[in-house]
Context: one part of a larger RNA
RNA sequence: CACCGCCCGUCAAACCAUGGAAGCCGGUAACGCCCGAAGCCGAUGGCAUAACCCGUAAGGGAGUGAGUCGUCGAAGGCGGGACCGAUGACUGGGGUUAAGUCGUAACAAGGUAUCCCUACGGGAACGUGGGGAUGGAUCACCUCCUU
Numbered sequence: 001c002a003c004c005g006c007c008c009g010u011c012a013a014a015c016c017a018u019g020g021a022a023g024c025c026g027g028u029a030a031c032g033c034c035c036g037a038a039g040c041c042g043a044u045g046g047c048a049u050a051a052c053c054c055g056u057a058a059g060g061g062a063g064u065g066a067g068u069c070g071u072c073g074a075a076g077g078c079g080g081g082a083c084c085g086a087u088g089a090c091u092g093g094g095g096u097u098a099a100g101u102c103g104u105a106a107c108a109a110g111g112u113a114u115c116c117c118u119a120c121g122g123g124a125a126c127g128u129g130g131g132g133a134u135g136g137a138u139c140a141c142c143u144c145c146u147u
Stems, first nucleotide, its partner, number of pairs: 003110001005107001008103002011100001013097004018092003023087001025085004031079004039072001041070004047065003052061003113134009
C1' cells in the first nucleotide's frame, strides 16, 4: 500500500493428521467346558514288609511302603464374548500451501441493514418464510446527564 481496499464459500491441485467402514491380522486379562503332570491331602477287603504287640513256631495284628482310586492342581485343548493395537476397498469432514475456477455473501445504508434461532430451498458463498436482538445508517420528536 488506505474501495483499483478488504473479504466469503463451492470446485480443481499437492501435502498432513484424523472420523466411519464389510473385513483381515495380532495382543491382554478374565469366563465356561474338556483333559490333566509333579506334589500335598484323603481312601484302599488284593500285594509287600526287619524293628512295636500277641504267639514256642507257623502265623496274626498295628504301622509303613508300592500300586490303585479320589479332591485340589500347572501346562495344554475347545468355545462365545470383553478390551487394546495394527491394517482395510470405499467414504466423511478438518488443517496447510505467492500468483488456478465460479461467483460476490459480509465490511459504507456494502447497494435487499446486519446478526441469532428455526423450517424449506439452492453450484457455492447464500435465498425465502416464521420468531427474536440492535451490537443498524438517515430524518424528526421526546426524556435524562454534562458544559
Annotation: The part of an RNA shown here (small-subunit ribosomal RNA, 3' minor domain) has 147 nucleotides and comes from Allobaculum stercoricanis DSM 13633. Rfam family: Bacterial small subunit ribosomal RNA.